Predicted 3D model of a 695-nucleotide part of an RNA (large-subunit ribosomal RNA, domain II) from a hot springs metagenome.
[in-house]
Context: one part of a larger RNA
RNA sequence: GCUGGCGACUUACGUUAUGCAGCGAGCUUAAGCCAGGAGGCGGAGGCGUAGCGAAAGCGAGUCCGAAUAGGGCGGAUAGUUGCAUGGCGUAGACUCGAAACCCAGAGAGCUAGCCCUGACCAGGCUGAAGCCGAGGUGACACUCGGUGGAGGGCCGAACCAGUUGGAGAUGCAAAUCCUUUGGAUGAGUUGGGGUUAGGAGUGAAAAGCUAACCGAUCUGGGAGAUAGCUAGUUCUCCUCGAAAUGACUUUAGGGUCAGCCUCGGAUGCUUAUUUGGGCCUGUAAAGCACUGAUAGGGCUAGGGGGCCUACCAGCCUACCAAACCCUUUCAAACUCUGAAGGGUCCGAAAUGGAGUCCGGGAGUGAGGGCACGAGUGCUAACAUCCGUGUCCAAGCGCUGGAACAACAGAGAUCGCCGAUUAAGGUCCCCAAGUGCGGGCUAAGUGGAUAAAGAUGUGGGGUUGCCCAGACAGCUAGGAGGUUGGCUUAGAAGCAGCCAUCCUUUAAAGAGUGCGUAAUAGCUCACUAGUCGAGUGACCCUGCGCUGAAAAUGAUCGGGGCUUAAGCCCGCCACCGAAAUCGCGGGUUGUGUUGGGGCCGCUCGCGGCUCCAACACAACGGUAGAGGAGCGUUCCCCAUGCCGAUGAAGCCAUACCGUGAGGAGUGGUGGAGGUACGGGAAGUGCGAAUGCCAGC
Repeated sequence: GCUGGCGACUUACGUUAUGCAGCGAGCUUAAGCCAGGAGGCGGAGGCGUAGCGAAAGCGAGUCCGAAUAGGGCGGAUAGUUGCAUGGCGUAGACUCGAAACCCAGAGAGCUAGCCCUGACCAGGCUGAAGCCGAGGUGACACUCGGUGGAGGGCCGAACCAGUUGGAGAUGCAAAUCCUUUGGAUGAGUUGGGGUUAGGAGUGAAAAGCUAACCGAUCUGGGAGAUAGCUAGUUCUCCUCGAAAUGACUUUAGGGUCAGCCUCGGAUGCUUAUUUGGGCCUGUAAAGCACUGAUAGGGCUAGGGGGCCUACCAGCCUACCAAACCCUUUCAAACUCUGAAGGGUCCGAAAUGGAGUCCGGGAGUGAGGGCACGAGUGCUAACAUCCGUGUCCAAGCGCUGGAACAACAGAGAUCGCCGAUUAAGGUCCCCAAGUGCGGGCUAAGUGGAUAAAGAUGUGGGGUUGCCCAGACAGCUAGGAGGUUGGCUUAGAAGCAGCCAUCCUUUAAAGAGUGCGUAAUAGCUCACUAGUCGAGUGACCCUGCGCUGAAAAUGAUCGGGGCUUAAGCCCGCCACCGAAAUCGCGGGUUGUGUUGGGGCCGCUCGCGGCUCCAACACAACGGUAGAGGAGCGUUCCCCAUGCCGAUGAAGCCAUACCGUGAGGAGUGGUGGAGGUACGGGAAGUGCGAAUGCCAGC
């Protein structure tokens, strides 16, 4: 890992609701006794039949009260017992799971310390004190030689340790191996015998060690501790179908009440929604009348500066500036105004898995995306927090969007080799137009982006010049006073400053640029000729261009596409879904008709319930509520029935049933099985890092 088996809402008592049954103003026994296969007795007690008050107490009333006022709670009877089921309570209370806590014991054969008694430490080196001798001293001291053999001395085996590197890592090994290293007469190592223990020991102290995991050992017990946490929770079909919100919470991943779901009963048009009318509102927008902010000007207090001045005063002001006036703006906490909407009341339509009330059962109380309106943030976030709506959640079912919970289409009861459409598409992959008409784009734009930039190109508009000849090109001219004055070394159109006239002219600036040291030279403006029809400037707008750099190989989904298979406008056709329609089937609800049963009965109807046919409507679904079933084990039925002419089990199978499942037949097997109808549960497994076994 696979397969098989086991594996989780139980039981007792109490309580509440519902269903069924008995009796009914009553219902019912408990312990116990008798009997001993059914059962009988037992009325103590319990619930109900009257309430109100704290109580005395009164009583269809009573309490508060001075009250006959007023108010509170009651008053028109239905209960009770049993069984079953759904909840709740008390118990382990659906199952498995702690970390821990307490009690009683077992441990120092591992390890830590200590006590008693033993053992062990190759070899080599060094050479303390003391002593002896010699020297030396007045005597010491001191010096030298020898002797001696000290030391938590030195080197280094055994032994003890475990420093570095490597190996090992399902190992040789739950701590080892190789290499290297530290100690090695000492605070040394070690044998044997003892001793100290669980909030305790022991500790040259690391919270180390106390029998391979010690910040509190191990074993048993309290014990099924507790777990607002995690995981798991076993057959089928049918109907409805949520929530992720509010308030409070030592509360925030848990609860209680409310909200939203479901089931039963009651009510019966009261409901969502739409609509007519009345009333309420202060948002969007707008505005500046208030509160503030705000730009320019005017007017003018106050202030600054200047002038003047002995003082007081006075004058000026391209300075600052209150109030006021004109013009111009802004506001969530501004409003002289003010919608759309929203709310509410009255009336109408509206019969819906509508509303409301009472009762049983829940789940939910982590939400999320998108659109719109705000806040926070960076008008950042697949961000966060509110509001309104919708979808996902529960529609990860279907079609489109290349792929893709929440974007577009559309709400899947089942079947069909029928039809029509939606979004989106119609060259090929790939179902359907290489469709029609008119434009645009040349960038593969389409098939990513901005400020900004550009004789890209289409459309619209305003305006200048122009056959008295424009624009562009070519030919020619472009002059004189004058080198204007100043400045300057120089300044002559052309460093700079000032002025910028006059003349001749078809025209020509006291000069547009290049140039020179300054001149010179080239050129322009301007003019004529030549040529012969348009040529400039600006604004609005469609589609394009540049701006445009990323890490493994590119790409619009791909191929590929250019009067398109791109973009815009219009038109026709077609494709396209579980949508819609058609045909057939199922279930549920409602209605009609027919039939059966029960009850009430004014004897003809009414009510409840069941069945059938037809019609109409509905049938996505998580948590969850409700309904109907299948199967397993055991019991009654059963001294029955089936079974060697073959039980159970197993294998095969094209049958029946919506399904859980159930038959028939054949084979295998070789002795048991058990209908209909009831009853009772150790009643259904794929998951729990489930448990046990096999492979």

Model confidence (mean pLDDT): 87 of 100.
It matches the Rfam family "Bacterial large subunit ribosomal RNA".